[in-house]
Molecule: transfer RNA
Organism: Eisenbergiella porci
C1' cells in the first nucleotide's frame, strides 16, 4: 500500500432485526461465621464515533477510528 478479522459492563466472553442487552469474574452491601474464606441474596455498570437502509438497528450497509493477522 493492499487484504482478512475484531471492536459489547472494570475483565473475559455470549445473544437475538421487536422480550428488561445477558453469563462468568470482579467490585460494594447484606445473610451466614467467634472472625475469615466458602456458599447463598440484591446491587453495580455496557453496545468506538459518524451516516444509511428499515415501522424499528447492538444486529444490516458505507465511511472513518483503533487492534491484531496476512501480502507486498
Nucleotide at each position: 500500500a493492499g487484504g482478512g478479522c475484531a471492536g459489547u459492563a472494570g475483565u473475559a466472553c455470549a445473544a437475538c432485526g421487536g422480550u428488561u442487552a445477558g453469563u462468568a469474574c470482579g467490585g460494594u452491601g447484606g445473610c451466614c461465621u467467634u472472625a475469615u474464606a466458602a456458599g447463598c441474596c440484591a446491587c453495580u455498570a455496557a453496545a468506538g464515533c459518524g451516516g444509511g437502509u428499515u415501522c424499528a438497528a447492538u444486529u444490516c450497509c458505507c465511511g472513518c477510528c483503533u487492534g491484531c493477522c496476512c501480502u507486498a